[in-house]
RNA sequence: GCGGCUCGCUAGGGGUCCUGCGCGGAGCGUCCACGCGGGUGAGAGAAACCCUUCGAACCUGAUCUCGGUAAUGCGAGCGCAGGGAAGCGACGGGACUCCGGA
Numbered sequence: 001g002c003g004g005c006u007c008g009c010u011a012g013g014g015g016u017c018c019u020g021c022g023c024g025g026a027g028c029g030u031c032c033a034c035g036c037g038g039g040u041g042a043g044a045g046a047a048a049c050c051c052u053u054c055g056a057a058c059c060u061g062a063u064c065u066c067g068g069u070a071a072u073g074c075g076a077g078c079g080c081a082g083g084g085a086a087g088c089g090a091c092g093g094g095a096c097u098c099c100g101g102a
Base pairs, nucleotide, nucleotide: 006090007089008088009087010086011052012051013050014049016046017039018038019037020036021035022034024032025031026030058083059082060081064077065076066075067074
């Protein structure tokens, strides 16, 4: 660097945060809706994306811990913790059994 770690159909599960500006609203130290941008991400309302027991999609613990950031589950830990949504088909691989040959 290239290739593989699967693909399809049907069904189901899941998340949507932080922030600048503009505008409007409210119960106005602030919060909410909408529009246009910025950050992370597969996805930040999409005919999308991700995940479905071989289950870290996602939820709980958690107003958690450490680090970092303009800020945020932003990164890591927590995590051989507790929960969590499946069937069929195709292709490929493996094991075992039987038959034939050497």